[in-house]
Context: one part of a larger RNA
RNA sequence: UGUUAGGAUUCUUGAAAGGAAGCUGUUCCUAGUACGAGAGGACCGGGACAGAGGAACCUCUGGUGUACCAGUUAUUCCGCCAGGAGUAAAGGCUGGGUAGCUAAGUUCCUAAGGGAUAAGCGCUGAAGGCAUAUAAGCACGAAGCUCAUCCUGAAACUUAGAAUCCCUUUCCAUCUUUGAUGGAAUGAAGGCUGGUGGGAGACUACCACCUAUUAUAGGGUGUAGGUGUAAGCACAGUAAUGUGUUGAGCCGAGCACUACUAAUAAGCCAAUCGG
Repeated sequence: UGUUAGGAUUCUUGAAAGGAAGCUGUUCCUAGUACGAGAGGACCGGGACAGAGGAACCUCUGGUGUACCAGUUAUUCCGCCAGGAGUAAAGGCUGGGUAGCUAAGUUCCUAAGGGAUAAGCGCUGAAGGCAUAUAAGCACGAAGCUCAUCCUGAAACUUAGAAUCCCUUUCCAUCUUUGAUGGAAUGAAGGCUGGUGGGAGACUACCACCUAUUAUAGGGUGUAGGUGUAAGCACAGUAAUGUGUUGAGCCGAGCACUACUAAUAAGCCAAUCGG
C1' cells in the first nucleotide's frame, strides 16, 4: 500500500510451497544362554553412559569488561609537607572486577509413531494336470521416501473466527423532490506526527511510557555486587612504617523505593448510516 461491503483495537486458527533436523560408539542385563567337540559366542528385547552436531541461556566455572576499586615507576603542576591532578602510542604498568556480551560453562534436542516402498523373504496360484513369491491377487521388509516435529510461508486474492470500542448528525446547491447527486461543517473510537527511553536497533521498524491511580529516562535513598581497611586525627617507633577509629572509603550499566528534573503544549488523519 492492498483485501476483508461503516470505522477501529486486541486475541486466535490456518493451506499450497520452501527450509531445518535426521548421527555414532562403548558398556550392562537377557546370557556365558541359543549354537559349537572345543576355542569361542549371538539374534530379538531392555537399560546406562559417552563422543560429535544443533538451539537457547548466564544460576554455577571462567574470559572480556578503555576509566569501577586498589597498588606502583618516571616526570610536570596544584607555593611547600600531606593529599591530589595531568602525561608516559589512542588503558603508563600491575592486581582484581558489577551489568552486558560470551564458551571452555549450564539446560534441552537429534524421541516415539503412522503410511507406501528398495534389495530381500513369503502366501495363494496358473500359463505349463507338476513346479513356480507373479502372470491376476495378497502379506512383510531400511538410517532412505512420505506423514509426523520445528521454522518460514502468514497480507486467508475461493477474502476465516472471537471479544470489545466509536458514530447513528447539521447546513447549502442542483435535480428526475417520501428521495438522489454534489459541496461545506462537525472530527468519535482509534491512529500518526511530537516527546522520555530500551528487552529493540545502521536507518526504518519493534517494544515500554507520556501528568498524575504517571516509575519512561536522569537525579536521590536503600540494597545486591566490586575493590579491599579512604582522608583526617590519635597512639607506638629515631625513621621507614605499623596499630586504632574501620570491612572503612569509593563505586558504570543490577534490584527496590522515591515525582526533585524532563516526558509540555499542540497539530494532522480518520466515520457519518453502513451494497

Predicted 3D model of a 275-nucleotide part of an RNA (large-subunit ribosomal RNA, domain VI) from a Candidatus Omnitrophota bacterium. NCBI's taxonomy places the organism under Bacteria, Pseudomonadati, Candidatus Omnitrophota. The coordinates come from a structure-prediction model, not an experiment, and the mean pLDDT is 81. Rfam family: Bacterial large subunit ribosomal RNA.